[in-house]
Molecule: SAM riboswitch aptamer (S box leader)
Organism: Modestobacter roseus
RNA sequence: CACUCAUCCAGAGGGGCAGAGGGACACGGCCCGAUGAAGCCCCGGCAACCGCUCGCCGCACUCGCGGCGAGGAGGUGCCAAUUCCGUCCCGCGCGGCUCGACGGCCCGCCGCGGGGAAGAUGAGGA
Numbered sequence: 001c002a003c004u005c006a007u008c009c010a011g012a013g014g015g016g017c018a019g020a021g022g023g024a025c026a027c028g029g030c031c032c033g034a035u036g037a038a039g040c041c042c043c044g045g046c047a048a049c050c051g052c053u054c055g056c057c058g059c060a061c062u063c064g065c066g067g068c069g070a071g072g073a074g075g076u077g078c079c080a081a082u083u084c085c086g087u088c089c090c091g092c093g094c095g096g097c098u099c100g101a102c103g104g105c106c107c108g109c110c111g112c113g114g115g116g117a118a119g120a121u122g123a124g125g126a
Stems, first nucleotide, its partner, number of pairs: 001125001003124006013043005021032003026087004044079003049075002052071008083118001088115005093109004097104002
């Protein structure tokens, strides 16, 4: 760091230095912040992606492989708000427009759901 796969509504904060920003980017919204932002350091914690250990099951029965579960001393990661929310597409709902009606379509509300894009993290990977 191109690419691939998995996950992203759960969970977990104190101190020191620092001194005005921060919530990835753009726009809009909404938040956090001098009762101290970013960043750095220390300690603590969360979690279970990788690794490790253990249990059960299946296959192989020679090394072992796979599935499920548990543990948490290792490698990462993470510790306001869903990845803070919206943006693009689809569906539902509501309102408007149109229609004699069925319906149609556009516009709006974002009220809800799903997907995408982008991003983050891990594991691969040249």